Context: one part of a larger RNA
Molecule: small-subunit ribosomal RNA, central domain
Organism: metagenome
RNA sequence: CUGGGCGUAAAGGGUGCGUAGGUGGUUUUUUAAGUUAUUUGUGAAAGACCUGGGCUUAACCUGGGGAUGUCAGAUAAGACUGGAGAACUAGAGUAUGGUAGAGGGCAGUGGAAUUUCCGGUGUAGCGGUGAAAUGCGUAGAGAUCGGAAGGAACACCAGUGGCGAAGGCGGCUGCCUGGACUAAUGCUGACACUGAGGCACGAAAGCGUGGGGAGCAAACAGGAUUAGAUACCCUGGUAGUCCACGCUGUAAACGAUGUCAACUAGCUGUUGGUCAUAUAGAGAUGAUUAGUGGCGAAGCGAACGCGGUAAGUUGACCGCCUGGGGAGUACGGUCGCAAGACUAAAACUC
Numbered sequence: 001c002u003g004g005g006c007g008u009a010a011a012g013g014g015u016g017c018g019u020a021g022g023u024g025g026u027u028u029u030u031u032a033a034g035u036u037a038u039u040u041g042u043g044a045a046a047g048a049c050c051u052g053g054g055c056u057u058a059a060c061c062u063g064g065g066g067a068u069g070u071c072a073g074a075u076a077a078g079a080c081u082g083g084a085g086a087a088c089u090a091g092a093g094u095a096u097g098g099u100a101g102a103g104g105g106c107a108g109u110g111g112a113a114u115u116u117c118c119g120g121u122g123u124a125g126c127g128g129u130g131a132a133a134u135g136c137g138u139a140g141a142g143a144u145c146g147g148a149a150g151g152a153a154c155a156c157c158a159g160u161g162g163c164g165a166a167g168g169c170g171g172c173u174g175c176c177u178g179g180a181c182u183a184a185u186g187c188u189g190a191c192a193c194u195g196a197g198g199c200a201c202g203a204a205a206g207c208g209u210g211g212g213g214a215g216c217a218a219a220c221a222g223g224a225u226u227a228g229a230u231a232c233c234c235u236g237g238u239a240g241u242c243c244a245c246g247c248u249g250u251a252a253a254c255g256a257u258g259u260c261a262a263c264u265a266g267c268u269g270u271u272g273g274u275c276a277u278a279u280a281g282a283g284a285u286g287a288u289u290a291g292u293g294g295c296g297a298a299g300c301g302a303a304c305g306c307g308g309u310a311a312g313u314u315g316a317c318c319g320c321c322u323g324g325g326g327a328g329u330a331c332g333g334u335c336g337c338a339a340g341a342c343u344a345a346a347a348c349u350c
Stems, first nucleotide, its partner, number of pairs: 004321003007304002012318001014201004021194003025088007033081002035077007042069001049065006091191001092188004096183004103177007110154001115149007125136002162169002206247006215241002220236004258317006266295012299306002323350003332343004
């Protein structure tokens, strides 16, 4: 390399959009590039292979044959792939009416709670722990009542509920805005799928500038514990957590399961639609869809398990793996303010 694989053994890119490329629905006409058949030429000789002959045999020598090619030309075929033309509607899209939703952005606003401050009542403790101490308090704390300030997060509702490509999204209101689902018809007429590079998005932490800072809390300080205790526990506490703009580009970014399409028993819960049946009605039953869960036939699987949301049966395209360590490291390159990220070895060793 061929091959075999990628839920858990090595292996699915964090996610999408999309360029080149690869692949591509139905009918028909044509073409003849691929394809198939026939034929001509060529594919030197030697060697190799098959089959004869000659040295006593063999090696060796020698005759004949076949093989050897993405080969070139000619002729023919026209199924399939491709090219050209015409048409179609089952894929895809679009128009119209509805539906649900923590989808996104901006602005405003609400109550509970914590903290601090001010005032009232009131007196000796409070706090904390396994037990304590550090800490706070007679300069009046803690408790309690009233008021004020400020920041952050939104109890109940809440649900293997919903939305989003993923990351993720949860008080309420308004404005702007993306997507999905659904019904019935009309329209376009393959406009599709995937996607190397590329572009965009991308939790937390971290970085830059400027704000903000209630609570929490790396670092740090103190008190304990302990043989020690650079910890676990306690009292404090700064970055940070929050906002705006910019950067970083990584996660067990997980369903550890790439995207798209087709096909393959059933049962059951739930969310959003549509239709039908019966009904006074809340509601019920059935059918059909798009999600989201639990079981489970066949099948698959090393087993665990998966099982119409496949890890089943297939097709298209991309990514990735090839013993452990060295190592996701060194060197080089690209990116970054830095931290670092991406790409990515070898010696050596088992």